[in-house]
Context: one part of a larger RNA
Molecule: large-subunit ribosomal RNA, domain IV
Organism: activated sludge metagenome
RNA sequence: GGGUUGUUAAGGAACUCGGCAAAUUAACCCCGUAACUUCGGGAGAAGGGGAGCCUCGAAAGAGGCCGCAGUGAAAAGGCCCAGGCAACUGUUUACCAAAAACACAGGUCUCUGCUAAACCGAAAGGUGAAGUAUAGGGGCUGACGCCUGCCCGGUGCCGGAAGGUCAAGGGGAAGUGUUAGGAGCAAUCCGAAGCACAGAACUUAAGCCCCGGUAAACGGCGGCCGUAACUAUAACGGUCCUAAGGUAGCGAAAUUCCUUGUCAGGUAAGUUCUGACCUGCACGAAUGGCGUAACGACUUGGGCACUGUCUCAACAACCCGCCCG
Numbered sequence: 001g002g003g004u005u006g007u008u009a010a011g012g013a014a015c016u017c018g019g020c021a022a023a024u025u026a027a028c029c030c031c032g033u034a035a036c037u038u039c040g041g042g043a044g045a046a047g048g049g050g051a052g053c054c055u056c057g058a059a060a061g062a063g064g065c066c067g068c069a070g071u072g073a074a075a076a077g078g079c080c081c082a083g084g085c086a087a088c089u090g091u092u093u094a095c096c097a098a099a100a101a102c103a104c105a106g107g108u109c110u111c112u113g114c115u116a117a118a119c120c121g122a123a124a125g126g127u128g129a130a131g132u133a134u135a136g137g138g139g140c141u142g143a144c145g146c147c148u149g150c151c152c153g154g155u156g157c158c159g160g161a162a163g164g165u166c167a168a169g170g171g172g173a174a175g176u177g178u179u180a181g182g183a184g185c186a187a188u189c190c191g192a193a194g195c196a197c198a199g200a201a202c203u204u205a206a207g208c209c210c211c212g213g214u215a216a217a218c219g220g221c222g223g224c225c226g227u228a229a230c231u232a233u234a235a236c237g238g239u240c241c242u243a244a245g246g247u248a249g250c251g252a253a254a255u256u257c258c259u260u261g262u263c264a265g266g267u268a269a270g271u272u273c274u275g276a277c278c279u280g281c282a283c284g285a286a287u288g289g290c291g292u293a294a295c296g297a298c299u300u301g302g303g304c305a306c307u308g309u310c311u312c313a314a315c316a317a318c319c320c321g322c323c324c325g
Stems, first nucleotide, its partner, number of pairs: 001320008010311002014309001019306001028050004036041001038143001052065005066070001078304007085296001090102002106141007118127003144291004149221003154218002156214005163209003169203002175197004181190003222240005249283001250280001261277005
């Protein structure tokens, strides 16, 4: 000097990113217990009180005794208020992340009629399932409550089949090569059949174009100008564009750049926090919206209790270092 453990005057979070760590609380019995609530809960809410031994007594209880101290050691919740997120119990990055991530019951869309769809496998075969649409697969959402608006122009999917386009195949017109033959003095020209090459019209499926449907399919959900007898604002009007121009609800939010927005609350003082406002850079309705009791080793702010976290450090025990031997 360090480590581990213990104790500490006065103060009591002034420490710190943050009460991290430590302390407080603690089992049992009795009293008592709020908002809120899905009526189960919240709840061990909170907050109080009790406790040993002896004598008497059926008990209730009364009297007495000892100690600083009676759950006499050990083991044994700190609590409350208000937000965010996620309903919940669960699951996860074996070895830096346990969470608001995943899952979840529930919701919804879609596929699948059984040799099912889907999946594994060159195949045989198997899973699905010794199941049969109240079943099985896939996608999204994620208890519950109130709800889930507008757009089908693009992309996807489903349906349609009149027309356009369109492969192989079918088809075989016209043509080309070859030549028996014919013509020619010759060069050469013409040239049937056959064989061979090449091949037009015509015919022809799905698909695409096309016509419809479909958003809890992928997705999308405007701009400018003017207007009311203070001002301001604009219920109102005009105009351009669009497939349609964001409804309800929420909103400086896990989303707000400007921003420490403004106001209110809390503090002596508050870039955080809570409640409002709405000017939403750039919320918004199953990539769900808004609420929500209970639940959470989640996260934010505040308070009570408590404390060596701190003011500010001290002492003690053991161990290590160091010194002597």